Transfer RNA from a Pseudomonadota bacterium, 74 nucleotides, folded computationally. Its mean pLDDT, the model's own confidence on a scale to 100, is 80. Rfam family: tRNA. The family's RNA type in Rfam is transfer RNA. Rfam links the family to the GO term triplet codon-amino acid adaptor activity. About the family: Transfer RNA (tRNA) molecules are approximately 80 nucleotides in length. The organism belongs to Pseudomonadota, within Bacteria.
RNA sequence: GCACCCGUAGCUCAGCUGGAUAGAGCGUCCGCCUUCUAAGCGGCAGGUCGCACGUUCGAAUCGUGCCGGGUGCG
Numbered sequence: 001g002c003a004c005c006c007g008u009a010g011c012u013c014a015g016c017u018g019g020a021u022a023g024a025g026c027g028u029c030c031g032c033c034u035u036c037u038a039a040g041c042g043g044c045a046g047g048u049c050g051c052a053c054g055u056u057c058g059a060a061u062c063g064u065g066c067c068g069g070g071u072g073c074g
Base pairs, nucleotide, nucleotide: 001073002072003071004070005069006068007067010026011025012024013023019057029043030042031041032040050066051065052064053063054062
């Protein structure tokens, strides 16, 4: 340099057939339980869906460029 894959919550990921209020598990925090802690149970919070532009009535999802990571080739 070229090709392909990946980037969504603090972590691991789902969702990508364009339309739902953007989700799950773990974790943090709060409460219940317990003499206390752990375990268990319940609840809240937490997101510019990597960035920008475009297409569209409508974009996490499609297109282009860029950034970051990985693999292969040279």